This is a predicted structure of a 1432-nucleotide RNA (small-subunit ribosomal RNA) from an uncultured organism.

RNA sequence: GGCGUGCCUAACACAUGCAAGUCGAGCGAGAAAGCUCCUUCGGGAGUGAGUACAGCGGCGGACGGGUGAGUAAAACGUGAGAAUCUGCCCUUUAGUGAAGAAUACCUUCGAGAAAUCGGAGUUAAUGCUGCAUACGUCCCUUCGGGGAGAAAGAUGGCCUCUUGCUGUCGCUAAAGGAUGAGCUCGCGCACUAUUAGCUUGUUGGUGGGGUAAAGGCCUACCAAAGCGAUGAUGGUUAGCCGGCCUGAGAGGGUGAUCGGCCACACUGGAACUUAGACACGGUCCAGACUCCUACGGGAGGCAGCAGUGGGGAAUAUUGCGCAAUGGGCGAAAGCCUGACGCAGCAACGCCGCGUGGAGGAUGACGGUUUUCGGAUUGUAAACUUCUGUUAAGUGGGAAGAAAGACUUGCCUAUAAUACAGGCGAGGGAUGACGGUACCAUUAGAGAAAGCACCGGCUAACUUCGUGCCAGCAGCCGCGGUAAUACGAGGGGUGCAAGCGUUAUUCGGAAUCAUUGGGCGUAAAGGGUGCGUAGACGGCACAUUAAGUCAACUGUUAAAUUCCUCGGCCUAACCGAGGGACAGCGGUAGAUACUGGUGAGCUAGAGGAUGGAAGAGAGAAGUGGAAUUCUCGGAGUAGCGGUAAAAUGCGUAGAUCUCGAGAGGAACACCAAUGGCGAAGGCAGCUUCUUGGUCCAUUCCUGACGUUGAGGCACGAAAGCGUGGGUAGCAAACAGGAUUAGAUACCCUGGUAGUCCACGCCGUAAACGAUGAUCACUAGAUGUCAGUUUUGUUUAACAAAAGUGGUAUCGCAGCUAACGCGAUAAGUGAUCCGCCUGGGGACUACGGUCGCAAGAUUAAAACUCAAAGGAAUUGACGGGGGCCCGCACAAGCGGUGGAACAUGUGGUUUAAUUCGACACUACGCGAGGAACCUUACCUAGGUUUGACAUGUAUUUGACAGCUCUGGAAACAGGGUCUUUUGGAUUUCGGUUCAAACAGAUACACAGGUGCUGCAUGGCUGUCGUCAGCUCGUGUCGUGAGAUGUUGGGUUAAGUCCUUUAACGAGCGCAACUCCUAUCGUCAGUUGCCACUGCGCAAGCAAGCACUCUGGCGAGACUGCCUGGGAAACCAGGAGGAAGGUGGGAAUGAUGUCAAGUCAUCAUGGUCCUUAUACCUAGGGCAACACAUGUGUUACAAUGGCUAGUACAAAGAGCAGCAAACUUGCGAAAGUAAGCUAAUCUCAUAAAACUAGUCUAAGUUCGGAUUGAGGUCUGCAACUCGACCUCAUGAAGUUGAAAUCGCUAGUAAUCGCGUAUCAGAACGACGCGGUGAUACGUUCUCGGGUCUUGUACACACCGCCCGUCACACCACGAAGCUGUCUGUACCCGAAGUUGUCUUAGCUAACCUGUAAGGAGGCGGAUACUAAGGUAUGG
Repeated sequence: GGCGUGCCUAACACAUGCAAGUCGAGCGAGAAAGCUCCUUCGGGAGUGAGUACAGCGGCGGACGGGUGAGUAAAACGUGAGAAUCUGCCCUUUAGUGAAGAAUACCUUCGAGAAAUCGGAGUUAAUGCUGCAUACGUCCCUUCGGGGAGAAAGAUGGCCUCUUGCUGUCGCUAAAGGAUGAGCUCGCGCACUAUUAGCUUGUUGGUGGGGUAAAGGCCUACCAAAGCGAUGAUGGUUAGCCGGCCUGAGAGGGUGAUCGGCCACACUGGAACUUAGACACGGUCCAGACUCCUACGGGAGGCAGCAGUGGGGAAUAUUGCGCAAUGGGCGAAAGCCUGACGCAGCAACGCCGCGUGGAGGAUGACGGUUUUCGGAUUGUAAACUUCUGUUAAGUGGGAAGAAAGACUUGCCUAUAAUACAGGCGAGGGAUGACGGUACCAUUAGAGAAAGCACCGGCUAACUUCGUGCCAGCAGCCGCGGUAAUACGAGGGGUGCAAGCGUUAUUCGGAAUCAUUGGGCGUAAAGGGUGCGUAGACGGCACAUUAAGUCAACUGUUAAAUUCCUCGGCCUAACCGAGGGACAGCGGUAGAUACUGGUGAGCUAGAGGAUGGAAGAGAGAAGUGGAAUUCUCGGAGUAGCGGUAAAAUGCGUAGAUCUCGAGAGGAACACCAAUGGCGAAGGCAGCUUCUUGGUCCAUUCCUGACGUUGAGGCACGAAAGCGUGGGUAGCAAACAGGAUUAGAUACCCUGGUAGUCCACGCCGUAAACGAUGAUCACUAGAUGUCAGUUUUGUUUAACAAAAGUGGUAUCGCAGCUAACGCGAUAAGUGAUCCGCCUGGGGACUACGGUCGCAAGAUUAAAACUCAAAGGAAUUGACGGGGGCCCGCACAAGCGGUGGAACAUGUGGUUUAAUUCGACACUACGCGAGGAACCUUACCUAGGUUUGACAUGUAUUUGACAGCUCUGGAAACAGGGUCUUUUGGAUUUCGGUUCAAACAGAUACACAGGUGCUGCAUGGCUGUCGUCAGCUCGUGUCGUGAGAUGUUGGGUUAAGUCCUUUAACGAGCGCAACUCCUAUCGUCAGUUGCCACUGCGCAAGCAAGCACUCUGGCGAGACUGCCUGGGAAACCAGGAGGAAGGUGGGAAUGAUGUCAAGUCAUCAUGGUCCUUAUACCUAGGGCAACACAUGUGUUACAAUGGCUAGUACAAAGAGCAGCAAACUUGCGAAAGUAAGCUAAUCUCAUAAAACUAGUCUAAGUUCGGAUUGAGGUCUGCAACUCGACCUCAUGAAGUUGAAAUCGCUAGUAAUCGCGUAUCAGAACGACGCGGUGAUACGUUCUCGGGUCUUGUACACACCGCCCGUCACACCACGAAGCUGUCUGUACCCGAAGUUGUCUUAGCUAACCUGUAAGGAGGCGGAUACUAAGGUAUGG
């Protein structure tokens, strides 16, 4: 820009304007202003003009336009039909004669505020009324005929101007057509049964009335019918359709615009007029509302077009024009037309176009990001060049949308050159849109891009900010400091003048399943049977042709959808043609199947005959055992009960025992995986009555069948009513226990009830969680009841066949899986019942039933995103089986009590640095804090820094030594003073380069700051437990399983065997080291048997032994016996060692977001004159307390004193240090030896021998404290260790609880080392002496198999209910509004009939008057609104 669309809500109320008028060619009357002229100045005449306005009359206001309130049928759609009307229009026929009486307008008088009305007078017509005529028409008919009933004129032409001819438009009667309308019928047409009965003009008939017309449409009488489970009646909702949206279709939703029909017009009622109305812009009445009023009375109806208020999430201008199309009137000109044509507003929809094209890289700037190299925005921009759509300017454009009327030619008709009709020609005027479409031209890239999204679904990713906050979200879900999900930026994706959101409909949804679902366990089989309606139904024949099939035909409006073509530049849009329209109707056919009718058959079903089994049912009778009670005997102190007790019973004699009796209820064994029954259910025995089933025979009937909505009957237990009965048991109740409590579980009692009769109730996990019936589809094995056959020797037994029940496996098949599997959950058929996410809710309300309890039928609001089924893997269990472990048990020694040491918590403090917290933190990091360490605190200082690298500039110093200040760091001063190479040189030096060192500046350093929940590495723990997996194959829809399970065995998933598994990997074991035996080699620093020397120590000699350390051997279930399938186990021999010899190292997959950013490394983040660095002092060492780990003890298996023996493993030069001297001692002095099998530390201690102590807070115990010392170290005050003297706390074996240990182990005794200047009761090592285990019931932990699970963050899980508070929703007594039924009262307007002379009255009749007919008026009947009462 083009084409469309635009109050879905209040059918709520409306200001204002317009939306229906027209005709003078039907009629009578008839102005004024203005202009011109005349005038006596009062006025008059002409024109305006036969105009305007108004009236009578005709036609039209029933169309067009609006809306969807009502209406579930008086509608609508479709298809038929007969008993009708139809103005204007078309065709045809006949006619249009002659009279009369009024009246509006007007004039005048009057009433009223007004609206309006009344009286008197005058007048016309295509107005009104008779009369005449009557081809058709209507009525009667004896078919000869008789009777009834019309009309209006107007305007032209010619003309002899007359009673002339003629045209057109009218009018009347009649016939036909067309159009439109009315009526009837079949079928289709929402939800609701928590609406089941409805109807009295109701259903039909007859007579009458009424209508245009059939008809209870109305009325009188007669009959008693009509509708309804195929849903009447009632309630709720709704205009219906062509179509539109969606869908593959079948369907589902919808009924805007356009078109057809209907209904309505402020609400209710009513008729008049008319061809047509019970009438949107007409009338009357009633009501509500609004307005005017002089208070007496009046006016009004936008759901027409605009517009206003209101309502609402929400829907437009009080526009232009009759130019076109259409309509009304008219002869026509023409007038009217908010129909309509246009314009305006709205991106509301569809369609089209543009916002520029090409080139343009050292890939500019900027932005963003970065691994700092770059990447990206991005050829994008700039820049160069080109084009010129749209918008803007200028000009053109009366183009197209318009043909008729009018004039004229010819033809037809006619007497006709009028007129009319047909065919042509000419042609004035007329445009709302609009100076619009369109065209040309000018300048000019100039004026023209947004919105949503970017975690997955779903195309598109990064940075920053935020930190479960702010926020997002359609579903899943994001956000708790590294957010592709929030917000922003950059980038990208999608669509584009739009894009998102919201609402709604269909789809996906096979999620109401006709196409096209289900009901064992997910929602879903009725508790069971009998049976009505209905549905379905065996074989064969004939007939019919309803269903069914097919041919032709009528209809299925147009538009729309589809195809083809055409017109707007294209498209949307529009036009033409074609096709299609599944339905309904008609005609003539076909006859297989279904149905109907007729007559048959026997395979279904039933009957007959002969047998059989059974807790099938009802009634009557009867039996024994047991419990309880009563009585009697005997007998004495308990009984009873429980896990243990108590309540209870018992000396008034219980329990126990013997005998007798009473009473009620139930029926042991048989007995079952058994039988019967429709189900519920049925059990001692006998009898009677009675139902069903099975087997065999094959005689009879002849489809009699199956299922079964409603209906009827039965229906466990509990419960209810009436009356009995009551032994035992036992709700409620009481008491005793248990318990935190115990309204429970246990115990003692005990009432309803349980039992019987009669009557209710009508439910259960009434279950096979599996409706009934029929047919078909491998088998195997039991069992019950018949039958038949065979085998044997009768009885009887055995086998086989087949029937009917019942049960376990199992093929095919089915199933989500589990499972079902001839007794189907398989494959088919028929019928019934039921389901549609969880909760609310087996509920509320209403109905029905019930005495009640309650049963049955059965929602909604609201709320959640799940609820559920089956199976899998784990985990868990106060589940089970098997197995193991110092796990328990058997023991020994401890801890917990004391004092001290040390760690932790807490507290304190300037700081008491930090980390570690069940086991798996707490003598842990730390294997060694006086300073240092040190990370903390206080104070003093430094800022390129204590440390690293680089660049630039500059200096030749810095350091050392020394002085001053200071606590030191540090600051200032003195002294001392560079090196190498090259060039040059007057050898003084100068210059360049490099190294080193210092200073200045800049990059940067630095951080034991944070995050172990961002990480690497390392470590702990389960656990040195025996497990954890993979490939291929197989099984399963799958998750997964199998392997890895089972049977054995082992320390072991170690091995054997079995085996849909076969193999393999990480673990186990072995390989490594130490140790135990032997051999060999080698003998110094080791050894000393033999030999020599020496008083001895020792030396010489030697390498046998010990020992040392290299290489080897040895042990492998190898051998024997027994068991066993084997693996292997038990025992034995030999051997130093025997069944992994002992010990160490070695730690699978994984778990604990376990620990560590403070070993180290590291992402992110934070500090940068400080959270970095230096220094001094302090602190890490505090101390009401709590706790872990230890040491020493409490003593006589001991302490003390004296004496005498025996180790191993280590360490040593900034070291170990002998001997000697001094000291009581710690040590000191001096000093040999040793870089170590040589020397030293270094006397081992317990033990043993002898003595003493004598049971005590001690000759135990040693804390604490005082004094004096030693050593290390710059320095022992805070804050070291040790020595001597003195002091001599607590503690007399430790509650609950708890720890370690199975052999050279526990226990006990000492020795050494690392760290370290010094500082162990800790840690790590070494040797000496040297004890118990029946066993696996229980505790704890672990492994494996199995089982249950509502757990999966995995039992430290999950989860239920009350209460308190707040809020939401529904129900409800009660109250109220609206709608509606019934009965009665009142009764407007109006209408039909009837009645009415007390009123009024032109036409016609008779006629002087008067009267008659008729009309008006009044009464009666019906009736809206209203009122009363009572229901829904």
It matches the Rfam family "Bacterial small subunit ribosomal RNA". The sequence is in RNAcentral, with records from Greengenes. The coordinates come from a structure-prediction model, not an experiment, and the mean pLDDT is 82.